[in-house]
Context: one part of a larger RNA
RNA sequence: GGACGAACGCUGGCGGCGUGCUUAACACAUGCAAGUCGAGCGGAGCGGUCUCAUGAAGUUCUUCGGAGUGGAUUGAGAAGGUGCUUAGCGGCGAACGGGUGAGUAACACGUGGGUAACCUACCCUAAACCCUGGGAUAACUCCGGGAAACCGGGGCUAAUACCGGAUGAGGUCACGAUGACGCAUGUCUUUGUGACGAAAAGUCCGCUGGUUUAGGAUGGGCCCGCGGUCCAUUAGCUUGUUGGUGGGGUAAUGGCCUACCAAGGCUGCGAUGGAUAGCCGACCUGAGAGGGUGAUCGGCCACACUGGGACUGAGACACGGCCCAGACUCCUACGGGAGGCAGCAGUGGGGAAUUUUGCGCAAUGGGCGAAAGCCUGACGCAGCAACGCCGCGUGAGGGAUGACGGUUUUCGGAUUGUAAACCUCUUUCAAUGGGGACGAAGCCGCAAGGUGACGGUACCUAUAGAAGAAGCCCCGGCUAACUACGUGCCAGCAGCCGCGGUAAUACGUAGGGGGCAAGCGUUGUCC
Repeated sequence: GGACGAACGCUGGCGGCGUGCUUAACACAUGCAAGUCGAGCGGAGCGGUCUCAUGAAGUUCUUCGGAGUGGAUUGAGAAGGUGCUUAGCGGCGAACGGGUGAGUAACACGUGGGUAACCUACCCUAAACCCUGGGAUAACUCCGGGAAACCGGGGCUAAUACCGGAUGAGGUCACGAUGACGCAUGUCUUUGUGACGAAAAGUCCGCUGGUUUAGGAUGGGCCCGCGGUCCAUUAGCUUGUUGGUGGGGUAAUGGCCUACCAAGGCUGCGAUGGAUAGCCGACCUGAGAGGGUGAUCGGCCACACUGGGACUGAGACACGGCCCAGACUCCUACGGGAGGCAGCAGUGGGGAAUUUUGCGCAAUGGGCGAAAGCCUGACGCAGCAACGCCGCGUGAGGGAUGACGGUUUUCGGAUUGUAAACCUCUUUCAAUGGGGACGAAGCCGCAAGGUGACGGUACCUAUAGAAGAAGCCCCGGCUAACUACGUGCCAGCAGCCGCGGUAAUACGUAGGGGGCAAGCGUUGUCC
């Protein structure tokens, strides 16, 4: 000098774009953050339509008793490609998105390869198929237990839920034949025999789905070479340890697991142990080489109160799922239950220190749905904070009796100083009034038409008036900038050298000056 997720002191006009718990992976009140599909299913509730009964107001006649017409209201019932809502069964999603960096020195990450050792829901392409049966169960209803959470029993019912049978191949497996190829194990083609193994319907009739196989796309699993911390005041470490065989397990290789056999394996090119740490793209600095960092944004990894475990599923050993144990908190009728903000806000605590319990799904993206649409604290916006970067303003021109005042003085003056007053202008920004978006050539709807959180915001225009807007640090040398008074080794200053003990340009105040400027200085850290 540069830089910062900064903090502190003094000060503070506006806008744009960013950024904002670096500490306690400390504990959390409250609300929200993952649902959706009725075009998979049976119900339930409320409507609509029709039938029957009831028959108000009004109106006509009247012998004033009533009669006719009229159909509101109410009750009952029926039918079904009818409308709306939906607890439950079922499907898909919930493994994404969002957070954090505790752990991890490791194939975790980066980079380059391998997989002839593998998987991949939804999506795309191609081919073939979708035949026929069955038994349940929730909802519902009846009964019972419990303070609650919830649970148990009897009865009924449906499906794209569940389970049989059929058909089966270019699928899988076993045995055999054949040809081609390879980096070993082997891989692929053609073919014979046998065995095994599929499916689901809905519909507004347009379609949407289901099953199998092959290929693609996307996403992943596993393996390997190389690379990036410190300590030798850590020198030896290892028994599933190193290898083999058989078996198991997995989508898949493998001591991944197991039985048996052998006695190996790593290490001064640093094993083992300890300490520290998420890694990278990048960011800061530097002419570069290098050094430092890993906030925001993007990629990967790990974690979700602590430890362990599996279930479901294409995918998890699963942040807002389950089970067990533990610590903690809460409810309780004391028998027993409930919970997990390192999601968004917010609270307490810790700390030098870090924001609103906001608006909206209009856009972008995601889930479900045929769609309308619903959900979305992702996201888009707004709020708070000079925390940072950038831009703008606080006026411009003229104006010497060089006014008053201040400071100083050798008492002549000098300086503040064109500075002010005064004159002539301008009106950015802010204020007030009027108009008023793009973001939507989208999306929805047969059409008409509807649809913007931000926002009455940006922007445009009009009005009035210099009007509302400057501070902070420094002035001994380094280092740009000097005098007066006070103080008297005191009070104090200080980055280093050093100032202060009676004439202090170094302390304090004032005048003046220098620097930067909505900031200025200090502290901390890195180069």
This is a predicted structure of a 527-nucleotide part of an RNA (small-subunit ribosomal RNA, 5' domain) from Candidatus Aquicultor primus. It was read from a public genome assembly. It matches the Rfam family "Bacterial small subunit ribosomal RNA".